Transfer RNA from Candidatus Nomurabacteria bacterium RIFCSPHIGHO2_12_FULL_44_22b, 72 nucleotides, folded computationally. Its Rfam family is "tRNA". Rfam describes the family as follows. Transfer RNA (tRNA) molecules are approximately 80 nucleotides in length. The same sequence occurs in records of 2 taxa. Taxonomically the source falls in Candidatus Nomuraibacteriota (Bacteria, Bacteria candidate phyla).
RNA sequence: GCAUCCUUAGCUCAGUGGUAGAGCGUUCCGUUCACAUCGGAAAGGCCGAAGGUUCGAUCCCUUCAGGAUGCA
Numbered sequence: 001g002c003a004u005c006c007u008u009a010g011c012u013c014a015g016u017g018g019u020a021g022a023g024c025g026u027u028c029c030g031u032u033c034a035c036a037u038c039g040g041a042a043a044g045g046c047c048g049a050a051g052g053u054u055c056g057a058u059c060c061c062u063u064c065a066g067g068a069u070g071c072a
Base pairs, nucleotide, nucleotide: 001071002070003069004068005067006066007065010024011023012022013021018055026042027041028040029039030038048064049063050062051061052060
């Protein structure tokens, strides 16, 4: 330099056009003499950035940024 892939909650990941979910973690409540386990609830994300297409974009297109792999 070229090609492919990835970027979504604190962490690991789902989510292929109609306003985003899970596990772990955090906080609270119940259970216990207490802790752990278990059960319940809550907080936490305008989806890497900017444009475009569309009635509507996390999703499709373009550019940029960061990362991974391969080739040279």